Order: sequence, then C1' cells, then structure tokens
RNA sequence: CGAGUCGACCGGACGGCCGCGUCGCGACCACUGGUCGCGCCGAGGAAAGUCCGGACUCCACAGGGCAAGGUGGUUGCUAACGGCAACCCGGGGUGACCCGCGGGACAGUGCCACAGAAAACAGACCGCCGGCACGCGAGUGCCGGCAAGGGUGAAACGGUGGUGUAAGAGACCACCAGCGUUCCGGGCGACCGGAGCGGCUAGGUAAACCCCACCUGGAGCAAGGUCAAGAAGAGCCGGGCAGGUCCCGGCUCGCGCAGGCGUUCGAGGGCGGCCCGCCCGAGCCUGCGGGUAGACCGCUAGAGCCUGUCGGCAACGGCAGGCCGAGAUGGAUGGCCGUCACCGGCACUCGAUGCCGGGACAUGAUCCGGCUUACAGGUCGACUCGUCCG
RNA sequence: GGGGACGUAGCUCAAUUGGCAGAGCACAGCCUUUGCAAGGCUGGGGUUGGGAGUUCGAUUCUCCUCGUCUCCACCA
Repeated sequence: CGAGUCGACCGGACGGCCGCGUCGCGACCACUGGUCGCGCCGAGGAAAGUCCGGACUCCACAGGGCAAGGUGGUUGCUAACGGCAACCCGGGGUGACCCGCGGGACAGUGCCACAGAAAACAGACCGCCGGCACGCGAGUGCCGGCAAGGGUGAAACGGUGGUGUAAGAGACCACCAGCGUUCCGGGCGACCGGAGCGGCUAGGUAAACCCCACCUGGAGCAAGGUCAAGAAGAGCCGGGCAGGUCCCGGCUCGCGCAGGCGUUCGAGGGCGGCCCGCCCGAGCCUGCGGGUAGACCGCUAGAGCCUGUCGGCAACGGCAGGCCGAGAUGGAUGGCCGUCACCGGCACUCGAUGCCGGGACAUGAUCCGGCUUACAGGUCGACUCGUCCG
Repeated sequence: GGGGACGUAGCUCAAUUGGCAGAGCACAGCCUUUGCAAGGCUGGGGUUGGGAGUUCGAUUCUCCUCGUCUCCACCA
C1' cells in the first nucleotide's frame, strides 16, 4: 500500500425566534379549574416485532398419577431464560476467524417417490466363468457358479494392494478408515492420548412417531384496587314483640330483562386437559338490551446509571464514592433562520475557493433482562494474509 | 395495550403417513347460429405472501419477516 476478520461506539454541534407536555412557584380570573409569567425535566439503539424469560397483580396457591408443551455437547454466569461466557466435538477458510435446533438410529415402529436387477433379514439387467445341446463358423439356447467391472439413484452393504480361483468374493493376508469392548494416563466435565482384544463393516431420517434427562399452575396493567355510600334500596340469616307494609343486629349485592343449573341429593371454584383425593363453598353460567367512553391509585428510585478499585481467561460479581434521567391518556419532543462540521455534484483563477443539494431506521404507554428484525452516514481499537522498502 | 386465527390461478376454495400443485366460475381460440346467449371441444394462466433452514425432495416440518381478519373496557 492492497485485500480481509473481529470488537466497541456515535446517530450532527452551537446560537436566535416561534411553539408543545408533566411538575413546582407566583399573579389574575373563576371555585377548584383556566390563563399568563418564571424555573426544572422531556424518547431509542433499536423505544419496533411481541419471539423467550422475570418482577408485579388477581384467581380461596394441599398432594399424587396420566397426558400436553418446551429445552437438549460440557462447565459456569444470572432473579430467570430458548440468553451470555469459556471450553469440547463436527464442518468451512491459506489465515485472523466463522457456522452448528450439537442427546439417542444397538429400545421399538414407520418412511426412503421416480429411476434401477435390487432400497435394508439384499439382489442380478449388461457382464465374467464352467458344463451340456445346436451350428462349418461368428454365435445362440438351457443348467449352474460369481458379484470384480459397467449402468440407475440423494443413498447400492468398507478402501488400496496382494494371495487365491474356472471366474470371483474378508474366503485369507498386510496397511488404512470405522464400530464395539477392556485397561492405563490427562481433564471438575464434555472429551482427548496410548495399548490390547473382537467380529469383519454397521445406510439415511427423531425441525416422523418415539425413548432418555431436565423444566413448566392459569390469566394478564383493558392485571388489580378506591371513589355516588348510607340517612335510600334489594336479598339472606338470627333475635324481639303488641305478629306487622313492624323493630333491632349481622352479612352480602351492585344498570336492566330472559333462560338454564344449584344451596348438604353440592352448582361453581382452587384446577383454562383428565382422574383420584383434599379444601372452600351460595351462588354460578349463557343470551339480549341500555348507559358511559370518567377521576384517583397501581406509575416509575430501579435485578438503576456513571467513575474508581478488587476477584475472575471471560460472562459476571464484591466494595467505595457520586447522580436522579419522561410519566402523558384528544397521549407532549416540532418548525424556521444563521454559523460550523460531514457527504455528493458542478464551476473556475486548482485552492485553506465559490455555488447548489442532502442527512437514515424509527418514536415511550406497568417496568426490567435478552433475542430477532430495520437503519443514510461516520469514528476508534485489536488482529490476519499478500506485495514492496529498510 | 394484550390474546387468537389466516394467507394457494383474476375470484371462491381443495390438496396428510413430505413424493408430478388441482376443481368450479372467469379469460382466449375453434365448432354450432343470420347474429348473440346457452351448449360442445381445446388451451393459457401459479415466486403456494416473502426470505432462510432440516431433508434426496417442502403447500405440508422449523425459524425470521410482511400483510389481513377477529376478540378482550367499565356500570364509577
């Protein structure tokens, strides 16, 4: 200098004018709201998709079995995970490095279309060899042996060389690959290295059923709670008496109508798959219609962020100090101008110039940890390969 | 905001132990008719919404993505 790999980060800056939202303070008007002024704060790396995992809330959270769903190398990290880190194994690359839904096909079952002789307890179309018959001969037919070669296919029952044979074949031998098994050594482990033995060889598919190990209750902030509110009403239970359209006490309900099931012969719920069993239990379910489109809480200080230091290869964790960074619901972040920086084009007096143009993906709605997807342009660091120079 | 389902020809729909993507209507041509309709014969038309993966092979199985439809408020 060229080509490339990996990681981290930014997502224009400053000033002026106009404007928006919550909150605090002040003033004015109005009766608890509005207007004005000042001040603080005011979207993201993905706020997105809602694909995983949690926090939180409710379902009146005994337990057991079957089923269903999910995960899938090992060790660790974490609140948890299908996430992350390191390592192992397999594959790719000259290399930095990248990719892997990466348990089991010797538990069993199923499937492998077409082509092909044969597709999983193998098989014989061409072919090779032997015998017999026919033919002058090339050869043809029948019987038997074989699986080396050709051919089909995604896949054909180890590979190379030799011995052997009529021709052949793990039939036998040497080496190699691979499988099973025993022992030794290393590692927490996945696994790796070595030595011996065995039979000669074992197809693929589990993102097919299935087997093994581990995990999983359901619903979701439209969760859930409070507000008319007791002096009115309805229902049930208990008690009182002068026995009623009464009184007292307790509990429950919550717009209306209709239908169904049920109160010890137990609906329904815990349990949104079923069974056993246990507990709670007086209401529950369905349909139709009406009204409202409310206020407050939940709600944002948190597995929080930044800096330093210590432990660890790392993910991450400990300690110390500092910081507060939206909380709306008709859902707020915008627009214009100027200067500078960046990118592109054009022009010329080629420079420290002028003019014109451009800036993505997208935008909170309970919160958090991940994954995935989208993204104009740019910065920094580590490393690899090639060429040249010293 | 949250939950669920679907996407195949121009339209409506099929397609299972994963194995050549079809039917009806519509469209085009021919026959029939004086002409049209109906009828008959023949034909064209497909990125199975898009992209990856598993597999010899994917409409079908798995993941990502795009689009459409639908349900869920409260009784203050």
Molecule: RNase P RNA; transfer RNA
Organism: Jatrophihabitans sp.